Model confidence (mean pLDDT): 80 of 100.
This is a predicted structure of a 176-nucleotide RNA (Lysine riboswitch aptamer) from Methylomusa anaerophila.
Of the family's consensus pairs, 98% are formed in the model.
The organism belongs to Methylomusa, within Bacteria.
Rfam family: Lysine riboswitch aptamer. The family has 47 seed sequences and 3,224 matches in Rfam 15.1.
The sequence is in RNAcentral, with records from Rfam.
RNA sequence: GGAUGAAGUAGAGGUGCGGGAGUCAAAAGUACUUUCAGGGAGAGUGGUACCAAUGAUCUGAAGGGAAAGGGUCAACCGCCGAAGUGGGAAGAACUACCGGCGUUUUUCUUGCUGGUCUUAUACUGAAUAAGUUUAAGACUGUCACCAAAAAUUAUUGGUGGAGAGCUAUCUCGUCU
Numbered sequence: 001g002g003a004u005g006a007a008g009u010a011g012a013g014g015u016g017c018g019g020g021a022g023u024c025a026a027a028a029g030u031a032c033u034u035u036c037a038g039g040g041a042g043a044g045u046g047g048u049a050c051c052a053a054u055g056a057u058c059u060g061a062a063g064g065g066a067a068a069g070g071g072u073c074a075a076c077c078g079c080c081g082a083a084g085u086g087g088g089a090a091g092a093a094c095u096a097c098c099g100g101c102g103u104u105u106u107u108c109u110u111g112c113u114g115g116u117c118u119u120a121u122a123c124u125g126a127a128u129a130a131g132u133u134u135a136a137g138a139c140u141g142u143c144a145c146c147a148a149a150a151a152u153u154a155u156u157g158g159u160g161g162a163g164a165g166c167u168a169u170c171u172c173g174u175c176u
Stems, first nucleotide, its partner, number of pairs: 001176006008169004014080001016079004022073001024071001032064007042051001045099004083113012114140007122132003142161007
């Protein structure tokens, strides 16, 4: 000097990923509530409690009238398994109390996905917005191999792989 293994540090992909707050639209004239009229016994997923003939659930009219989740916008913050998602385990919230279902969310573990976009399907959703799974296609980054060109520079084309990757670099070990 080279190769290789381990463990760090710093980076790259770009319509790159995510977070909280704010603005705006929508949700929606919806939920809910007041009055009047109708009606006449119980309403929600089960039970109890509470309420209820001084009128329950429900229907109609008039009046009042939200919010959350999701989205737009431009900044800020944290980042490059960023993050998303399937399975398993253990919690928490949605409560008047105890259960059931469902939803949201936290931690651990394990599997898949390099990234973006388009289309289709299914699910969530008020939605034709948006999100997620799967499949196909396109573009793109990276490495390997092949071919061509180039001639001191790292291009073009093709094929394939995956982020446990790739590039740079420090330390330690082994081989030479």